[in-house]
Context: one part of a larger RNA
RNA sequence: GCCGGCGAGUUACGGUAUGUGGCAAGGUUAAGCCGAUAGAGGUGUAGCCGAAGCGAAAGCGAGUCUGAAUAGGGCAAAUAGUCACAUGUCGUAGACCCGAAGCCAAGUGAACUAGCCAUGGGCAGGUUGAAGUGUACUUGACCGUACAUGAAGGACCGAACCCACUAGCGUUGAAAAGCUAGGGGAUGACCUGUGGUUAGGGGCGAAAAACCAAUCGAACUUGGUGAUAUCUGGCUCUCCCCGAAAUAGCUUUAGGGCUAGCCUCGUGUUAUAGACUGUUGGGGGUAGAGCACUGAUCGGGGAAGGGGGGCAACUCUCGACCCUAAGCAAACUCCGAAUACCAGCAGAUCGUUUCACGGGAGUCAGGGCGUGGGUGAUAACGUCCACGCUCGAGAGGGAAACAACCCAGACCGCCAGCUAAGGUCCCCAAAUCCAUGCUAAGUGGGAAAGGAAGUGUUGUUGUCGAGACAGCUGGGAGGUUGGCUUAGAAGCAGCCAUCCUUUAAAGAGUGCGUAAUAGCUCACCAGUCUAACGGCGAUGCGCCGAAAAUUUAACGGGGCUAAGCGUGGUACCGAAGCUGCGGGAUGCCGUUCUUUCGAGCGGUAUUGGUAGGGGAGCAUUCCGUUAACGGGUGAAGCUAAGCUGGAAGGCUUGGUGGACGAGACGGAAGAGAGAAUGCCGGC
Numbered sequence: 001g002c003c004g005g006c007g008a009g010u011u012a013c014g015g016u017a018u019g020u021g022g023c024a025a026g027g028u029u030a031a032g033c034c035g036a037u038a039g040a041g042g043u044g045u046a047g048c049c050g051a052a053g054c055g056a057a058a059g060c061g062a063g064u065c066u067g068a069a070u071a072g073g074g075c076a077a078a079u080a081g082u083c084a085c086a087u088g089u090c091g092u093a094g095a096c097c098c099g100a101a102g103c104c105a106a107g108u109g110a111a112c113u114a115g116c117c118a119u120g121g122g123c124a125g126g127u128u129g130a131a132g133u134g135u136a137c138u139u140g141a142c143c144g145u146a147c148a149u150g151a152a153g154g155a156c157c158g159a160a161c162c163c164a165c166u167a168g169c170g171u172u173g174a175a176a177a178g179c180u181a182g183g184g185g186a187u188g189a190c191c192u193g194u195g196g197u198u199a200g201g202g203g204c205g206a207a208a209a210a211c212c213a214a215u216c217g218a219a220c221u222u223g224g225u226g227a228u229a230u231c232u233g234g235c236u237c238u239c240c241c242c243g244a245a246a247u248a249g250c251u252u253u254a255g256g257g258c259u260a261g262c263c264u265c266g267u268g269u270u271a272u273a274g275a276c277u278g279u280u281g282g283g284g285g286u287a288g289a290g291c292a293c294u295g296a297u298c299g300g301g302g303a304a305g306g307g308g309g310g311c312a313a314c315u316c317u318c319g320a321c322c323c324u325a326a327g328c329a330a331a332c333u334c335c336g337a338a339u340a341c342c343a344g345c346a347g348a349u350c351g352u353u354u355c356a357c358g359g360g361a362g363u364c365a366g367g368g369c370g371u372g373g374g375u376g377a378u379a380a381c382g383u384c385c386a387c388g389c390u391c392g393a394g395a396g397g398g399a400a401a402c403a404a405c406c407c408a409g410a411c412c413g414c415c416a417g418c419u420a421a422g423g424u425c426c427c428c429a430a431a432u433c434c435a436u437g438c439u440a441a442g443u444g445g446g447a448a449a450g451g452a453a454g455u456g457u458u459g460u461u462g463u464c465g466a467g468a469c470a471g472c473u474g475g476g477a478g479g480u481u482g483g484c485u486u487a488g489a490a491g492c493a494g495c496c497a498u499c500c501u502u503u504a505a506a507g508a509g510u511g512c513g514u515a516a517u518a519g520c521u522c523a524c525c526a527g528u529c530u531a532a533c534g535g536c537g538a539u540g541c542g543c544c545g546a547a548a549a550u551u552u553a554a555c556g557g558g559g560c561u562a563a564g565c566g567u568g569g570u571a572c573c574g575a576a577g578c579u580g581c582g583g584g585a586u587g588c589c590g591u592u593c594u595u596u597c598g599a600g601c602g603g604u605a606u607u608g609g610u611a612g613g614g615g616a617g618c619a620u621u622c623c624g625u626u627a628a629c630g631g632g633u634g635a636a637g638c639u640a641a642g643c644u645g646g647a648a649g650g651c652u653u654g655g656u657g658g659a660c661g662a663g664a665c666g667g668a669a670g671a672g673a674g675a676a677u678g679c680c681g682g683c
Base pairs, nucleotide, nucleotide: 001683002682003681004680005679006678011093012092013091014090015089016088017087018086019085020084021083022082023081026049027048028047032043033042034041053060054059063075064074065073066072096234097233099231103224104223105222106221107220108219114198115197116196117195118194119193120192121191122190123188125157126156127155128153132149133148134147135146136145137144161185162184163183165182166181167180168179169178200216202212203211237617238616239615240614241613242612247260248259249258250257251256261363262362263360264359265358266357267356268355273353274350275349276347277346278345279344280343281342282341288335289333290332294329295328299324300323301322302321305318306317307316308315309314366391367390368389369388370387371386372385373384374383375382396407397406398405411583412582413581414580416579417578418577422573423572424571425558426557427556431570433569434568435567436566437565438564444560450544451543454541455540456539457538458537459536460535461534462533463532471528472527473526474525475524477501478500479499482496483495484494507522511520512519584607585606586605587604588603589602590601591600592599593598618672620669621668622667623666624665625664626663629661630660637656638655639654640653641652642651643650644649
């Protein structure tokens, strides 16, 4: 891992609601006693609930309390209960099942390890050579020196022994701590055998919260014990009807609760209810707008006043307030919508959807999108509100794929039809459709500021047969090398000025150039040529701007010049939408039958669904009832096939098996398995 078996709302006693039944102003017994065939029943009237309440109470009583009150107000009164069983749910119990870390008690442990006690054992070999002593020398004597002797030491080197510093290996190991090569101590606070001793809030500790039997920030065993778990996981057959929430308030509360909201079931209320649409009437201060207020604000004019300079005259500068022009505001408003909300009326719309009471819930992490806002950076698949849609709990078609976007809400069947979004060259169902424009960029098929004689449409303003625009030919001069500056400055480094003349025209010069000149060129003019040529806007579609990591990879692909984009049109395809045909279920209405329950027929509406509420069934084991059920001529079980029902399921036959087992109607549950890192077994 697979297969098989086991595996989770039970039981008791109370409360409450509903259903069914008995009796009913009553209902009912408990213990006990009697009692066959251990068992039905009988008895038992203590007690309990109800039939009267109000008040703190005395107490009064269909009333009573408060009160001065014969007032007002509070509660009560116009009757239905009670017992049993069943079901829902709540309470107390382990209370649906499994799961802690832990807490406490009584015990068991020092065979590991820590300390201590008693008694034993061990340390190859080598080195160094303290004190002391002796002799000699020396001294007045000490001291001292030398040589011997001597043997000290938490001394030195290094095996056994003890340790565990480094590296590698090992890491489902040879080993739940090792191996290999090195390393440290090795006469000591050394190592070690045996026996003994200290025990769990306790021991022991050269202290690491170390160690106390592979367990230690409080050992292990058993018990309290099914501790507790606002947490995680799991919780077993079927069909039918309805169907949420992720909000508010409070909460040592925030992933939990309680009440309300929203769901479901029952009972009651049935119209002036409710929903929707239309219409009428309301209040409002948002969007917008405005500047009359509150503020902030730009330019101009007037101007009280202030400041700088000045002897003064005067001048420069700022400027409340007023006028004028222009705009700003969530916490400004002289104004002011659309919606929304409330109410009245109407309706050939819907048809109880409203409301009240009662039983049962679940929900309290919401998400995305659009719109109006706050926050953030007019960031976020960000965050917080509001209104709507959708997912959640929604399948189907489209968007290549894609909870939320677009279309559309799946009762079942059909090899029928029509459409929606979206599509119609091929993949791929349907137009290589019609008309008319645009695009040349594979733009389409990713992107900004910004840039550009791309191209279509349109506006406006110029030049032009007295010849424009472009090209070509020619001219482009003189004063003059203007003045200054400068080594030089001659149109052309720089500064100043920028005139006059000859002219068809020609700047005291547009650019290149020279050291400076020179040279080339332009403006400007003429000729030639011949008919259009410029400037500035608006707008459609394109161009550049444009660099990324496995592989083209920014149309789903092929491929496309339309099979791209715009406008108009006609067909077609296309879904679980709509229609057709057949069938089922549920609610309501009508009708027929029926004692009732209910059944048939017709109409009408409904029939996606998580949490959850309600309803109806199937199967399993056991029990009761059932005269007439099956079984060695083969029961159950297992197995294969067939038939059958709307599902859970049921039936039949063959094989196997070898002794019990069905049906019907009731009853009772150890009553349904795929999940719990479930438990046990097998492989």
RNAcentral holds the full RNA, with entries from ENA. Large-subunit ribosomal RNA, domain II from a Bacillota bacterium, 683 nucleotides, folded computationally. It matches the Rfam family "Bacterial large subunit ribosomal RNA".